The prediction has a mean pLDDT of 76. A computed fold for a 411-nucleotide RNA from Falsiroseomonas bella, annotated as Bacterial RNase P class A. NCBI's taxonomy places the organism under Bacteria, Pseudomonadati, Alphaproteobacteria, Acetobacterales, Falsiroseomonas. Rfam family: Bacterial RNase P class A. By type it is a ribozyme.
RNA sequence: CCGGGUGGCCGGGCGACCGCUGGCCCACAAAGGCUGGAGGAAAGUCCGGGCUCCACGGGAAUGCGGUGCCGGCCAACGGCCGGCGGGCAGAGGGGGAAACCCCGAGGCCCAGGGAAAGUGCCACAGAGAGCAGACCGCCACGGCAGGGGGAGACCUCUCCCGCGGCAAGGGUGAAAGGGUGGGGCAAGAGCCCACCGCGCCCCUGGCGACAGGGGCGGCAUGGCAAACCCCACCGGGAGCAAGGCCGAAUAGGGGCGGCCGGCGUGGCGGGUCACACCGCCGACGCAGGGGCAUUCCCGCCCCGCCGCCCGGGUUGGCCGCGUGAACCCUGCGGCGACGCAGGGUCCAGAGGAAUGGUCGUCCAGCGCCGAAAGGCGCGGACAGAACCCGGCUUACAGGCCACCCGGCGCC
Repeated sequence: CCGGGUGGCCGGGCGACCGCUGGCCCACAAAGGCUGGAGGAAAGUCCGGGCUCCACGGGAAUGCGGUGCCGGCCAACGGCCGGCGGGCAGAGGGGGAAACCCCGAGGCCCAGGGAAAGUGCCACAGAGAGCAGACCGCCACGGCAGGGGGAGACCUCUCCCGCGGCAAGGGUGAAAGGGUGGGGCAAGAGCCCACCGCGCCCCUGGCGACAGGGGCGGCAUGGCAAACCCCACCGGGAGCAAGGCCGAAUAGGGGCGGCCGGCGUGGCGGGUCACACCGCCGACGCAGGGGCAUUCCCGCCCCGCCGCCCGGGUUGGCCGCGUGAACCCUGCGGCGACGCAGGGUCCAGAGGAAUGGUCGUCCAGCGCCGAAAGGCGCGGACAGAACCCGGCUUACAGGCCACCCGGCGCC
C1' cells in the first nucleotide's frame, strides 16, 4: 500500500441576545442575583434486581411458567467472559489437462440436554416418507419373432409377452435406510475387505464440556423436542396510581342536647290479681309529603328540624425522590468478563411535565458554478427523563480511533 474483518468512542463547537424550569440568597410574595437542567439509546417494556405493600409455620408431591454444552464473572439474570462442539462464508496456498479435490489464517452464527421411553408430524413432488419402496433401469429364465457374422458347431444384436431377482445408475424430494475405493456376482447389494463415519468397551490427557489412541460390532439406530413428552434446575402476588403523613367546603357516618310529630306493631317504665289504661322511644310498618316533564292508575327512589362535638375520607399539600450494586483518574491481580486499593467529584428531579429560539462565526456533509484558487445556496441523524439500577433488543445523517489476519514492497 492492497484485501478480508472486529471492537470502541463522538454524535455539532464557541459567542451574544431573548425565553422556560429545579434549588439557594436578599425580604413572605413580586422583581432581582447566583447556580443546576436529557440519552446512548431517555424507546420497546423482553429478562434480572433494589425499594414498597399484601400473603405466608416446615418439608414433600402434583400442576403451571421458565431455563438448558463446560468452566468462570456478577447483587442477580434468559446477561457477560473464556473454552468445547457443530455449521457458514472465506483472503491465501497446494494438487490436477480439465471437471474438480485438499489444506486453510483471521471472522461470523448456534433455543447447543434427551429422537435405541412413548405419542405425533414429515406439505408438494415421487413407485416408495417409517412395518420403506420399484417408475425408468440392470440381470436371469421361459415363450416367440426379426436381423448380423460364421462352412459348421455356434456367437451376437434388437422388439414384444410372461414369471422372477436386484437396488448399482437415472428420476422425485428438505430428507430415499452410511460414504469412498476394491473384490464379488447373472445383475447387484456391508454380500466380503480396507479406510472414513456410527455405536459399545478400555487406556491416556483435561476441573469439565471434550479430545487423542487401541479393540470389538457389518450398520442394527432418517429428521423434527421453536410438537406433546422425558430429565435436571429455578420460580409467592402486585407495582411509585407502590406506600406513608397532614388534612378544607359540601355530602354522608357516629355521639350528645333541645324542639315537633296522625295511626298501628314492638320494646322499656309506671299501673293492675290479670287485663284495661298512662308515659317514653324518629326502632319497624302504614298513612302523609316530595321526586321520576304534566294529569290518573301501578311501580321505583327519598324524607324529621336545629346546635355542638368526634372519627373516616375526596380535592389539595408534604414525603417516598436521588450519596448510588454512582461517576472519573491512577496503581495492582486476572487471557478476559471482573475484582481490590488509593485519590477526587456531586451530576435534572417537579407538575401531564422545563431542558428552547434567533443571529454571528467555525467544523463536518450535500448541491450548483468554476480550469484552479475559490464563490453561492441548502443544512445538522435517531430520538426525548417521570421511583431507581444491571442487561438485552430495536432506531440512528455523519465522523474519529484502536486492533487482528493474509499478500506485496522497502529498511